[in-house]
Predicted 3D model of a 488-nucleotide part of an RNA (small-subunit ribosomal RNA, 5' domain) from an uncultured prokaryote. The RNAcentral record of the full RNA draws on ENA. The coordinates come from a structure-prediction model, not an experiment, and the mean pLDDT is 81. Its Rfam family is "Bacterial small subunit ribosomal RNA".
Context: one part of a larger RNA
RNA sequence: GAACGAACGCUGGCGGCAGGCUUAACACAUGCAAGUCGAACGAUAUAGUGGCAGACGGGUGAGUAACGCGUGGGAAAGUGUGGGAAUCUACCUGGAUCUACGGAAUAACACAGAGAAAUUUGUGCUAAUACCGUAUACGCCCCUUUUUAGUGGAAUCUUCGGAUCAAAGAUUUAUCGCCCAAGGAUCAGCCCGCGUUAGAUUAGCUAGUUGGUGAGGUAACGGCUCACCAAGGCUACGAUCUCUAGCUGGUCUGAGAGGACGAUCAGCCACACUGGGACUGAGACACGGCCCAGACUCCUACGGGAGGCAGCAGUGGGGAAUAUUGGACAAUGGAGGAAACUCUGAUCCAGCCAUGCCGCGUGAGUGAAGAAGGCCUUAGGGUUGUAAAGCUCUUUCAAUCGUGAAGAUAAUGACGGUAGCGAUAGAAGAAGCCCCGGCUAAAUUCGUGCCAGCAGCCGCGGUAAUACGAAUGGGGCAAGCGUUAAUC
Numbered sequence: 001g002a003a004c005g006a007a008c009g010c011u012g013g014c015g016g017c018a019g020g021c022u023u024a025a026c027a028c029a030u031g032c033a034a035g036u037c038g039a040a041c042g043a044u045a046u047a048g049u050g051g052c053a054g055a056c057g058g059g060u061g062a063g064u065a066a067c068g069c070g071u072g073g074g075a076a077a078g079u080g081u082g083g084g085a086a087u088c089u090a091c092c093u094g095g096a097u098c099u100a101c102g103g104a105a106u107a108a109c110a111c112a113g114a115g116a117a118a119u120u121u122g123u124g125c126u127a128a129u130a131c132c133g134u135a136u137a138c139g140c141c142c143c144u145u146u147u148u149a150g151u152g153g154a155a156u157c158u159u160c161g162g163a164u165c166a167a168a169g170a171u172u173u174a175u176c177g178c179c180c181a182a183g184g185a186u187c188a189g190c191c192c193g194c195g196u197u198a199g200a201u202u203a204g205c206u207a208g209u210u211g212g213u214g215a216g217g218u219a220a221c222g223g224c225u226c227a228c229c230a231a232g233g234c235u236a237c238g239a240u241c242u243c244u245a246g247c248u249g250g251u252c253u254g255a256g257a258g259g260a261c262g263a264u265c266a267g268c269c270a271c272a273c274u275g276g277g278a279c280u281g282a283g284a285c286a287c288g289g290c291c292c293a294g295a296c297u298c299c300u301a302c303g304g305g306a307g308g309c310a311g312c313a314g315u316g317g318g319g320a321a322u323a324u325u326g327g328a329c330a331a332u333g334g335a336g337g338a339a340a341c342u343c344u345g346a347u348c349c350a351g352c353c354a355u356g357c358c359g360c361g362u363g364a365g366u367g368a369a370g371a372a373g374g375c376c377u378u379a380g381g382g383u384u385g386u387a388a389a390g391c392u393c394u395u396u397c398a399a400u401c402g403u404g405a406a407g408a409u410a411a412u413g414a415c416g417g418u419a420g421c422g423a424u425a426g427a428a429g430a431a432g433c434c435c436c437g438g439c440u441a442a443a444u445u446c447g448u449g450c451c452a453g454c455a456g457c458c459g460c461g462g463u464a465a466u467a468c469g470a471a472u473g474g475g476g477c478a479a480g481c482g483u484u485a486a487u488c
Stems, first nucleotide, its partner, number of pairs: 001488002006484005013360006019353002021318001026316003030313003035052003040049002059271003068196007087188001092184002099177001100134004109124006142162002149158002169176003198242002204234003209231008246268004250261004273294005296307004324350001326349003332346001333344004363393004373384004397429001399424005407415001432477005437458003443472005453460002
C1' cells in the first nucleotide's frame, strides 16, 4: 500500500447493488417448512385402502489425509487366439405386440371391550389400478444329453427339446393408463494413473492380513463374506502412528513467480441428538420414516408413553460480533393431478444493520467598512478571511400534493400506490473524524513540570515541551474517519 463475512471508539443526509453466528455439530418454547390424486376404491367424511411423491429442494462442515476431492482414462464392438475382461436406472423417449379366465381376503364401518394417555384387542360386513391362482407371448436364466443338427483339435458357439416368468382398468368418449423385449437419454454405483497438511522428539506395520481354489452374496468386479491351502503384503520415493483439515471452480495479494485463504455463488463429498441396524423402494441404510441401545427434555392416574431447528423465523447460552416469531405463490422452479387446482420458509419480495462497493447531496454567484468576535503580536499590526453579514439566483436529494408503470400471455402483481413523471414552497432538512517532532502533508500560545500523560519505530515530559492537556490556526480523508485482530 492492498484487502476483510470483521469488531471497537467518535460521528451519521439519501439512493442502488450485494452481504449478514467465523464462537457452542450447545440446548431449544411456539408457528410454519411435503404433500397430492374422487378420471383407482368403498364410504357420511378433511378419516381409510390404493398410486405417485416424501432419496428432490433446503441446512451444516462434526467426521474424513481418503479413489474423499480434482483431473485423465476404463469395465464397447469386430478380428485373432491358450485363457480371461463386472453394472443398475422410476419418471421421459422409442418402436412393435398384448391386456384372457378366475379366486380369497382386508382397512374404513358396525358391535363389544382394555388403557390416564399414547394406543390397542376380539367378532362381523365390504371395494379396488390392493393381493393371489391359471392360461398364453417374447426375452433372460437354468437343465439335459448327444436324444436333433452343424462348426471346431479343444474350450466353446449356434440350433432342437424341457422347465420358469405378464397384465388393470377409469371416465364427462376424448383421452389417460396397465404388461413384456431391444435401444436412447438421464441419474447413480464400481475400478485405475497422476495430484492433494505437518511431524522421524512416530521405524517398523499387518492374520481376512497378501495371494490361490471353491462356495455364498451383490445391479455389478472384488477377502465383499465364509471354508480350505500357501506365507505372503506395505515401508526411508516415509509404511504405521500422531496433529491439523471437508475438496474444487475460485478469493485476496503480488510486476510475476509465488504466498495465504476456501464467507457469499457453483460442482462433488460427508452428516442429521449420540451409536448401531435393517425395512420399503428404480433409487435410502432415509434431516422433518421405522427398530434397538444411550444421554437429555417433557407428560403420567407410576402401569407406561412422547420428542429431536446443522429447514425458515424465533428463544436461552457462548461471544468482540452477525437480522423479522414479516408478505406472496404474481414470476422462476419443484411434487401430485387428465385438468381445474392444491402444496411449496425452494424462490421472489419486504423489514433490520454505514457491514462493504458505487453514486449523489449538504448550495451557486457577487460581496472589503478587509465588520464584530477569537487567536497571535515587536502593540505598528498580522491572521481567521470573500469566510460571514448583505445583495442576486438555483432546487439535485429529502418534504408535501397529484399521477403512475414494465415485470404478464387472453386472465392472474406479493413487491406497491413502489420506481418513474408532473406540480408546490423555501437555502430551506443534511459534516464529521483523525492528525500537525522525524519517518509524514500540516505550528503557535497557554497549562503542566520525569508529574499527569503520549508512543507504530526512533523517542518526548525533571519551569521557556512545534512530541503531554487545551485553545487558535493548519493538513488529510469524508458519510464516514480512526484503532485493533488476522492475510499478502